[in-house]
Bacterial RNase P class A from Nocardioides terrigena, 363 nucleotides, folded computationally. Rfam family: Bacterial RNase P class A. Rfam's curators write: Ribonuclease P (RNase P) is a ubiquitous endoribonuclease, found in archaea, bacteria and eukarya as well as chloroplasts and mitochondria. Gene Ontology terms of the family: dimeric ribonuclease P complex, tRNA processing and ribonuclease P activity. Its mean pLDDT, the model's own confidence on a scale to 100, is 77. The sequence was found by an Rfam model in a public genome assembly.

RNA sequence: UGGGCUGGCCGGGCGACCGCGUUCCCCUCACGGGGGGACCGAGGAAGGUCCGGGCUCCACAGGGCAGGGUGAUGGUUAACAGCCAUCCGGGGCAACCCGCGGGACAGUGCCACAGAAAACAGACCGCCUCUCCCCACGGGGAGCGGCAAGGGUGAAACGGUGGUGCAAGAGACCACCAGUGCGCCGGGCGACCGGCGCAGCUAGGUAAACCCCACCCGGAGCAAGAUCGAGCAGUGUGUGACCGAGGGCGGCCCGCCCGAGCGCACGGGUAGAUCGCUCGAGGGGGCCGGCAACGGCUCCCCUAGAUGGAUGGUCGCCCCGCCUCACGGCGGACAGAACCCGGCCUACAGGCCAGCCCAUUCG
Numbered sequence: 001u002g003g004g005c006u007g008g009c010c011g012g013g014c015g016a017c018c019g020c021g022u023u024c025c026c027c028u029c030a031c032g033g034g035g036g037g038a039c040c041g042a043g044g045a046a047g048g049u050c051c052g053g054g055c056u057c058c059a060c061a062g063g064g065c066a067g068g069g070u071g072a073u074g075g076u077u078a079a080c081a082g083c084c085a086u087c088c089g090g091g092g093c094a095a096c097c098c099g100c101g102g103g104a105c106a107g108u109g110c111c112a113c114a115g116a117a118a119a120c121a122g123a124c125c126g127c128c129u130c131u132c133c134c135c136a137c138g139g140g141g142a143g144c145g146g147c148a149a150g151g152g153u154g155a156a157a158c159g160g161u162g163g164u165g166c167a168a169g170a171g172a173c174c175a176c177c178a179g180u181g182c183g184c185c186g187g188g189c190g191a192c193c194g195g196c197g198c199a200g201c202u203a204g205g206u207a208a209a210c211c212c213c214a215c216c217c218g219g220a221g222c223a224a225g226a227u228c229g230a231g232c233a234g235u236g237u238g239u240g241a242c243c244g245a246g247g248g249c250g251g252c253c254c255g256c257c258c259g260a261g262c263g264c265a266c267g268g269g270u271a272g273a274u275c276g277c278u279c280g281a282g283g284g285g286g287c288c289g290g291c292a293a294c295g296g297c298u299c300c301c302c303u304a305g306a307u308g309g310a311u312g313g314u315c316g317c318c319c320c321g322c323c324u325c326a327c328g329g330c331g332g333a334c335a336g337a338a339c340c341c342g343g344c345c346u347a348c349a350g351g352c353c354a355g356c357c358c359a360u361u362c363g
Base pairs, nucleotide, nucleotide: 001359002358003357004356005355006354007353008352009351010350012318013317014316015315016314017313018312020041021040023038024037025036026035027034028033043334047345048344050343051342052341053340054339055221056220057219058218062254063253064252065251067217068216069215070214071213072086073085074084075083076082087101088099089098090097091096102212103211107210108209109206110205111204124151125150126147127146128145130143131142132141133140134139159177160176161175162174163173164172178202179201180199181198182197183196184195185194186193187192225275226274227273228272234266235265236264237263238262239261246258247257248256282301283300284299285298286297287296288295289294319332320331321330322329323328
């Protein structure tokens, strides 16, 4: 200097004028209201509603089936499928990134085409012994039998290389290597890693296919729920009262408990006010512990609570980016809380900072 990887931040600023919302203060008032002032007032995602909680209500008598979630180890957290670190596997020269990360020896299914053959198989081209025929140095054909080492097909072919042996071969046997199983030693909290020895034991892949295994799992949701106020109008029908309808808020079964009303159709009234509603697993600084996520101590701060639902408009200057020789021109992203919080995912014009890797050059 160039290319790449990872993490973090900003995302317009200042001033003036006019205009908004909550709360508070002052003045005035005909109590309907009016005027003035102060503090504060949308996000990194407020979006998606995919996880986990706080909170509220129902249940808690249990058992089973079905269903759902998670799936390496350790840590962190209120909790999590989050985050951090580590292990293994894969990609990359590397920084780094990715992982539905237990099981294929419980069972079932699938692996097109090609190929002899893709679950314990298989003979297309072939090799060999013997017998017969033709030819008659060679060689060709047929048959019984032996072989799967060589060639070919394919993503993948029943371990690989070299030898012994054999009629020809073959882990049939041997040496080394790989895998697998067993035993032992060392390191590590652990997942795992390294090493030694024995064994000839040697088709695989796929579970983000069904499945098996291990652990875990009440439900519903702020339109939850609570208080106050106001208001009306019942009719018909089915069923039930201890031989029990109905209810006990994920589905089904058993069991247990409550229990005199319940279901359906038509019709009438209400939709108002207040609470929930913002002080929080809150934010910021410093120190300490920890590789880190994060935790502890201490000091400081209060930063929307709307409900027909609040932030806007104009002007000037500055800043950033692009174009132009200049003058000057154009542009400045994604996008608005509605009970709250921790995550994940998606959108984002432009800009800034830090660290690491690779290449090249100079000193």